[in-house]
RNA sequence: GGGCCUGUAGUUCAGCCUGGAUAGAAUUUUCGGCUUCGGAGAUAAUUCAAAGAAACCGGAAGACAGGGGUUCAAAUCCUCUCAGGCCCA
Repeated sequence: GGGCCUGUAGUUCAGCCUGGAUAGAAUUUUCGGCUUCGGAGAUAAUUCAAAGAAACCGGAAGACAGGGGUUCAAAUCCUCUCAGGCCCA
C1' cells in the first nucleotide's frame, strides 16, 4: 500500500442478506414482594423480633462507532472517516 471481517444497553449477543409500527434477550444496577437464614433487642415464656445475607417472582433504568447521501421511511442500502482483528505484498 491492497483485500476481507467486526463495531447495537455497563457486559455478552440477536436483528442487517429481503429497509417499515414503542430496536429485543441474557446479565448488570436499582426498587418492590415473598421464602429461608440471621439474630441486635424486648419478654413471664419454649414467645416476639430490627439490621444484614441468599434464592425465587415482578417492575424500572440503560444502546444502533462518527459524518454525508438515497428513500415517504435507514441499525439495515451507498459513500467517507475512526477503532479493533485477519490475510496478501